[in-house]
RNA sequence: GCGCGCGUAGCUCAGCGGUUAGAGCAACGGACUUAUAAUUCGUGGGUCCCUGGUUCGAAUCCAGGCGCGCGCA
Repeated sequence: GCGCGCGUAGCUCAGCGGUUAGAGCAACGGACUUAUAAUUCGUGGGUCCCUGGUUCGAAUCCAGGCGCGCGCA
């Protein structure tokens, strides 16, 4: 340099163009316990990488950029 894939919560990841963007773990609070752990109940946490475009409507489709990974040279 060329090709392919990926980018969503602190982490690992789901998520048909339309419902309020979700799960597990983690964090925080309560219950339980002499206490801790475990268990259990609950709470908070997201400009869905950026900028445009298409559309009545975009995390989702398209283009460019940025970052990461893999392959080829």

The RNA shown here (transfer RNA) has 73 nucleotides and comes from Candidatus Wildermuthbacteria bacterium RIFCSPHIGHO2_02_FULL_47_12. It matches the Rfam family "tRNA". By type it is a transfer RNA. Its mean pLDDT, the model's own confidence on a scale to 100, is 80.